Order: sequence, then C1' cells, then structure tokens
RNA sequence: GAAGCGGGCUGGACGGUCGCGCGACCCGCGCCUUAGCGCGGGCGUGAGGAAAGUCCGGGCUCCACAGGGCAGAAUGCUGGCUAACGGCCAGGCGGGGCAACCCGACGGAAAGUGCCGCAGAAAAGAAGACUCCCACCUGCGCGCCCUCGGGCCGUAAAGGGAAAAGCUGAAACGGUGGUGUAAGAGACCACCAGCGCCGCGGCAACGCGGCGGCUUGGUAAACCCCAUUCGGAGCAAGCGCGAAUAGGAGCGCCAUGGGUCGGCCCGGCCCGCGCUCGGGUAGCGUGCGAGGAGCUCGGCAGCAAUGCCGAGACAAGAUAAAUGACCGUCCUCGACAGAACCCGGCUUACAGGCCCGCUUCGCAU
Repeated sequence: GAAGCGGGCUGGACGGUCGCGCGACCCGCGCCUUAGCGCGGGCGUGAGGAAAGUCCGGGCUCCACAGGGCAGAAUGCUGGCUAACGGCCAGGCGGGGCAACCCGACGGAAAGUGCCGCAGAAAAGAAGACUCCCACCUGCGCGCCCUCGGGCCGUAAAGGGAAAAGCUGAAACGGUGGUGUAAGAGACCACCAGCGCCGCGGCAACGCGGCGGCUUGGUAAACCCCAUUCGGAGCAAGCGCGAAUAGGAGCGCCAUGGGUCGGCCCGGCCCGCGCUCGGGUAGCGUGCGAGGAGCUCGGCAGCAAUGCCGAGACAAGAUAAAUGACCGUCCUCGACAGAACCCGGCUUACAGGCCCGCUUCGCAU
C1' cells in the first nucleotide's frame, strides 16, 4: 500500500424569533377560611439506537390454586452467567475460509411404528438375484479304467453354489489391498471408517491410546422416546372519587285521586310526591416516572459473560395525544425512524463519518 475479518462510537452544529407538553421551582392576579385550584408570566426540561416488529423472558396487577397426574406447548452438545430467557460468555464437535474469523434445532434411528417418488432384481427382512461368475455338489454319456463301491474325462448353467464385476439410484447391506476358492465371500489378514469395552487426560461435552466381535442404511424442521421448563389474563391490568338522568331497595305522605284484580264492597298491587341507602355509567384522579434487576467512573474477583465494593450524576410522561415552524451563519448537506406501565434480550431498518484490534499478500529497510 491492497484486499479482508472482528469490535466500539456518532447519527448535522451554533444563534435568534414564535409556538406546544410537563414541573418537588419563582412571581402576579382571581376563587376560597385554610389547604388547594384556575389563569398569566419567568425559569427549567422535552424521543431512539433502534422509541419499530411485539418474537422470547421478567417485574407489577387481578383472578385461580392441598398435593399429584394426564393432555398441550416450548427448549434440546457441555459448563457457567442471570430476576428470568428460546439471551449472553467460555469450551467441545461438525461444516466453510490460505487466514483473521464465520455458520450450525448439535439429545435418541441398537425401544417401537411409519416413510424412502422415479429407476432398479432388491430400499431394510440377516432379505433378495436381472446380466454376469462357478462344473465343487448334481444331471447326462453305446466315452475310458476298475478291486463293480467308485475314479477319470467330456458335457449341461435346469437344480445347486456365490454375490466379486456390471446395471438403477441421493443411498445397495462397511471401504481399499491381499490370502483363499470351482467361483466367491470378514471366510482369513493388514490398514481405514463405524460400534462396544477398558485405561489415561478433562467438572463435562469430548480427546488420545489399547482391545474385541466382525458391521447393526437414511429420515425424529415424520410419529415417537428421553430430559428440562411452563396456572390464566393483561395498564382498556388494577385501585379511588363520582354526576346529570334513568333503574333498584326501604320509610313516610296526600287527593282518600286514577288504573287494575271481568259488576259492587273490603283488601292487595301499580301510577304521584318527599326523605334515606346502596350499585353502576359518563367524567376525573391514581397506577405514571425525582427513576432503578437502570446509567457513568474507579477498584477487586473471574479467560469471559458477570458479580461485589466505593463514588457520582439524574425531572419526556402526553391521553386525541406536546417534542414543532421560520430566519441567519457554517459544513462533509444529514439515513432509518418517533415514547404510551416498566425492564432484560432477540430480530429487522439505517445516508454519511470517526476510532481500536487482527489476518493474508505486495513493496522498502
């Protein structure tokens, strides 16, 4: 210098004018006995790294709940961190990359069931044989020999043997080479792969070494099995105050009124008025932010995630919903996008700029 890998920070700046939400602040005015409330002014403060998707986990709230199980859902190498997690850290294994580094639903297929299209003989059963291979067995022969049991020779791939080679397929019942045989075959041998056992190292996943029988296809993001976790609903949760008006309950009152109990009387019920009580709706307050599993800095422990200790800083809280508009100056001309109970994560979106560490290659010394 080129190409690349990992991590972090930032997300126009300054000034002025006007406007908006909010307040443990100040001033004035009004209401009011005060407390307090309202209005005006001042001062202060006012979106994010993702406020987003609402995908996980928790706090908080209400409901349910003796204990256990079934069903269902989620997770799934090992160890650790955490309030918790499907998150994070470290490690193992597998895959990719020359490397820095990146990616992985990464438990069990020897508990059972299912599936494996087309092709192919055969797709899983110690199965099966299309081509090919074999004359050992077997069949055949006016064949030869003979001690008449048989032997030899020839012939036949029907029976029988075998599964090496070919063919199909993503995958063919361990692979390569040799021994062996009639031809062959883990039948035997060496190495390799896989499985099991043992020893050593490691908390473990696992790694290394030795031994053994000779081999048990793939698929669990198919059912299933195993292990772990999970009660439900959510701030429109929940709590408080509470009209107008309408309904309800109780008591009382009057014309001794109207209606009704099929005509009349008694009596009952309803309609009216007043008082009292209680529940609900609208609305208001609270939950709701001067806060917290939070942030910054330092120390200690730890590889790290993280924990402990000390110091310090801190006000967005709206509710139809404020956080804006205009002007001036400047630059590299500004992306994705906006709170709605809170917090920890994940995922997704993002113009440009800055910083740190590392890898490979080239050049110079």
Molecule: Bacterial RNase P class A